RNA sequence: CGGGACAUAGUAUAGUGGUAGUAUACACGCUUCGGGUGCGUGAGACUUGGGUUCGAUUCCCAAUGUCCCGA
Repeated sequence: CGGGACAUAGUAUAGUGGUAGUAUACACGCUUCGGGUGCGUGAGACUUGGGUUCGAUUCCCAAUGUCCCGA
């Protein structure tokens, strides 16, 4: 320098145009003499900027970051 893949909650991971889920972690409550376990509830996320569309995490373009391949 060229090409490709990926970017979703603190962490991990689903979601092929119509309410963004799950596990774990976290907070609260119940359970216990107390802790742990278990149960329930809650908060918490689509990398950024444009475009297409009635509507974009999803499709297109660019940027940024990470990884891989080639030179």

A computed fold for a 71-nucleotide RNA from Candidatus Wolfebacteria bacterium CG02_land_8_20_14_3_00_37_12, annotated as transfer RNA. Its Rfam family is "tRNA". It is annotated as a transfer RNA. The prediction has a mean pLDDT of 84. The source organism's lineage runs through Bacteria, Bacteria candidate phyla and Candidatus Wolfeibacteriota.